[in-house]
This is a predicted structure of a 99-nucleotide RNA (Bacterial small signal recognition particle RNA) from an uncultured bacterium.
Rfam family: Bacterial small signal recognition particle RNA. Rfam classes the family as a non-coding RNA gene.
């Protein structure tokens, strides 16, 4: 020098990692303008009883926080694999010819 192959490049698919959001989970969470239950007291009644209902208690909403990594989605000049494309250049492997 010749031939063949791979990588670097582009597109797609899949997996995985990190970060973030949402759902799920736990906790906090409305004195009254949420719910339930309503001691005391108040009101109605001759009485039996009833009515409304504060505090407390229980639950919950908005909101906030935590744990764990369960689910969904998004992003990444993160990684890996496969398929297709490209082969100007660069890197690399094999075979081979000449000096």
């Nucleotide at each position: 020098g010749g031939c063949c192959g791979g990588g670097u490049c582009c597109g797609g698919u899949g997996a995985u990692a990190a970060u973030g959001a949402c759902c799920g989970u736990c906790g906090u969470g409305a004195a009254c303008c949420c719910c339930g239950c309503c001691a005391g007291g108040a009101c109605c009644g001759g009485a039996a009883g009833g009515u409304a209902g504060c505090a407390a208690c229980g639950g919950u909403a908005a909101a906030c926080g935590g744990a764990a990594u369960g689910g969904u989605c998004a992003u990444u000049a993160g990684u890996c694999a496969c398929c297709g494309g490209g082969g100007c250049g660069c890197c690399u492997g094999g075979c081979u010819g000449g000096a």